This is a predicted structure of a 356-nucleotide RNA (Bacterial RNase P class A) from an Actinomycetota bacterium.
A source record names the gene rnpB.
Taxonomically the source falls in Actinomycetota (Bacteria, Bacillati).
RNAcentral holds the sequence, with entries from ENA.
It matches the Rfam family "Bacterial RNase P class A". From the family's description: Ribonuclease P (RNase P) is a ubiquitous endoribonuclease, found in archaea, bacteria and eukarya as well as chloroplasts and mitochondria. Rfam classes the family as a ribozyme.
RNA sequence: GGAGCCGCCCGGGCGGCCGCGUCAUCGGUUCGCCGGUGCCGAGGAAGGUCGGGACUCCACAGGGCAAGGCGCUGGAUAACACCCAGGCGGGGAGACCCGCGGCAACCGCCACAGAGACCAGACCGCCGGACGAAAGUCCGGUAAGGGUGAAACGGUGGGGUAAGAGCCCACCAGCGUCCGGGUGACCGGGCGGCUGGGCGGACCCGUCGGGAGCAAGGCCAAGCAGGGAGCGGGCGGCCCGUCCGAUGCUCCCGGGUAGGCCGCUUGAGCGGCGCGGAGACGCGUCGCCUAGAUGGAUGGCCGCCACCGGCCGCUUGCGGCCGGGACAGGAUCCCGCCUAUAGGGCGGCACCUCGC
Numbered sequence: 001g002g003a004g005c006c007g008c009c010c011g012g013g014c015g016g017c018c019g020c021g022u023c024a025u026c027g028g029u030u031c032g033c034c035g036g037u038g039c040c041g042a043g044g045a046a047g048g049u050c051g052g053g054a055c056u057c058c059a060c061a062g063g064g065c066a067a068g069g070c071g072c073u074g075g076a077u078a079a080c081a082c083c084c085a086g087g088c089g090g091g092g093a094g095a096c097c098c099g100c101g102g103c104a105a106c107c108g109c110c111a112c113a114g115a116g117a118c119c120a121g122a123c124c125g126c127c128g129g130a131c132g133a134a135a136g137u138c139c140g141g142u143a144a145g146g147g148u149g150a151a152a153c154g155g156u157g158g159g160g161u162a163a164g165a166g167c168c169c170a171c172c173a174g175c176g177u178c179c180g181g182g183u184g185a186c187c188g189g190g191c192g193g194c195u196g197g198g199c200g201g202a203c204c205c206g207u208c209g210g211g212a213g214c215a216a217g218g219c220c221a222a223g224c225a226g227g228g229a230g231c232g233g234g235c236g237g238c239c240c241g242u243c244c245g246a247u248g249c250u251c252c253c254g255g256g257u258a259g260g261c262c263g264c265u266u267g268a269g270c271g272g273c274g275c276g277g278a279g280a281c282g283c284g285u286c287g288c289c290u291a292g293a294u295g296g297a298u299g300g301c302c303g304c305c306a307c308c309g310g311c312c313g314c315u316u317g318c319g320g321c322c323g324g325g326a327c328a329g330g331a332u333c334c335c336g337c338c339u340a341u342a343g344g345g346c347g348g349c350a351c352c353u354c355g356c
Base pairs, nucleotide, nucleotide: 001352002351004349005348006347007346008345009344010343012305013304014303015302016301017300018299020041021040023038024037025036026035027034028033043327047338048337050336051335052334053333054332055213056212057211058210068208069207070206071205072086073085074084075083087100088099089098090097091096101204102203107201108199109198110197123146124145125142126141127140128139129138130137131136154172155171156170157169158168159167173195175192176191177190178189179188180187181186217262218261219260220259226253227252228251229250230249231248232244233243234242235241269288270287271286272285273284274283275282276281307324308323309322310321311320312319313318314317
């Protein structure tokens, strides 16, 4: 210098003017609100709502089925599909990346090609025999070689044989068993008989979960309708009682609509330091307060600086002019995952090449 891999961070800054929302405060008010001042006021993903939890209400004697999530091992955590460390397999020259229960039983699938593809099989070939002058034909043996295929009933080499074959032997793979190591997934070694598979939809095994979600849920409660009492009128001297009322007034009642309030933001919080741990993470200590709106507030303009792109000038790294700034946005909260993102920065690692 080139071409990569992994992890992390920022996501403009300062000033001026105008403007928005909650709260506090002062003043005004026609009681609707208006004006001044002050504090605070979106993100790395606030997004998708995919996984997990906190919280709330409902349900619940105990057990099971169905439907579903997850799935190597150990750890970490409030919990998880995340994260950390390890194991095995695959890819890459490497840094590194990707994947992960089982196939014992039952069901299903294995296209095309090919003689044969799930009860294996014999097209070419090889060998033996019969016939034949020969080419070859027929019968039998064989599965080493060729051919097809993703896959052909273990692989490679040697012996053996008419030719061959785990028929015999060595090594390798697989299976079984024993020993050793490891918490474990698994790894290493010995021995044995020689030995066909793949996928994983379905199935099986293990494990987890009761349901709904802040429009959860709770409190106050106008008006209208309903119930009760009193006031009114008739009978009556008066009270009780009874009857009438289509109407009015007053008070009370429970349920509850509009509406308002709570839930609501201080929390598995953030930052610094120290300690434990290989790490995820945990513990201790000090400091900080960081939206809480309810049709939903964060914006616009100007100047300077920084950054990026283009053009021009040349003193070749400076000057001038023009242009640009993404994705997006709270609505109970938190931990993750995934997806979007103009532009910029930092650290580590691996490979190739050049110079000293």